Annotation
This is a predicted structure of a 149-nucleotide RNA (FMN riboswitch aptamer (RFN element)) from Aquibacillus saliphilus. Taxonomically the source falls in Aquibacillus (Bacteria, Bacillati, Bacillota, Bacillaceae). Model confidence (mean pLDDT): 77 of 100. The sequence was found by an Rfam model in a public genome assembly.
[in-house]
RNA sequence: UUCUAUCUUCGGGGCAGGGUGAAAUUCCCGACCGACGGUGAUGAGUGAUAGCCACUCUUAGUCCGUGACCCACAAUAAGGUAUUUACGUUGUGGUUGACCUGGUGUAAAUCCGGGACCGACAGUACAGUCUGGAUGGGAGAAGAUUACA
Numbered sequence: 001u002u003c004u005a006u007c008u009u010c011g012g013g014g015c016a017g018g019g020u021g022a023a024a025u026u027c028c029c030g031a032c033c034g035a036c037g038g039u040g041a042u043g044a045g046u047g048a049u050a051g052c053c054a055c056u057c058u059u060a061g062u063c064c065g066u067g068a069c070c071c072a073c074a075a076u077a078a079g080g081u082a083u084u085u086a087c088g089u090u091g092u093g094g095u096u097g098a099c100c101u102g103g104u105g106u107a108a109a110u111c112c113g114g115g116a117c118c119g120a121c122a123g124u125a126c127a128g129u130c131u132g133g134a135u136g137g138g139a140g141a142a143g144a145u146u147a148c149a
Base pairs, nucleotide, nucleotide: 002149005145006144007143008142009141010140017029018028019027031129032128033119034118035066036065037064038063043057044056045055046054047053061117062116070094071093072092073091074090075089076088080087099115100114101113102112103111121132122131123130
C1' cells in the first nucleotide's frame, strides 16, 4: 500500500413580506431550499520560473447511479394484539421527479449569461418549506483495531 473482519463516531436544507377567507407558512402574489457516490472544460496549489506535462484539493437539485417513503413476494426467534392471518424483523424485487437557450471553445449534460422546471407518505383549507411516523432508517463519510499476502 492493497485487502479481510469487527467496532466507534458522523450522516438534510427551506415561505421573509403581502392578498382572499370564519379558517390557509397548504390557495393567490412573492420568498426560500438542494442528501450520498461517480463523472467533469470550474477555480486553486505543488513540481525553482514560463510553456507543456504530471499530481493534489475543489466544482452538477434537472447527466450516470444510490438512499429515505410506498408496493409485492419469500423467510421468520422472542413478544403483544388478534385468532391463523397481519403488525414487526430480515432478504429479494418493483415503483418513485425535473433543462432548454445564447456565449466561449477542438470539444459544453457540468463553465459564463438568460429563461424555465422538479421535489414520498399521513394530517390539516389543497403543503418541496408546518406537524407526524422519526430520540427511527439511510446511501455513504471519517477513524480505530485486525487475519492472509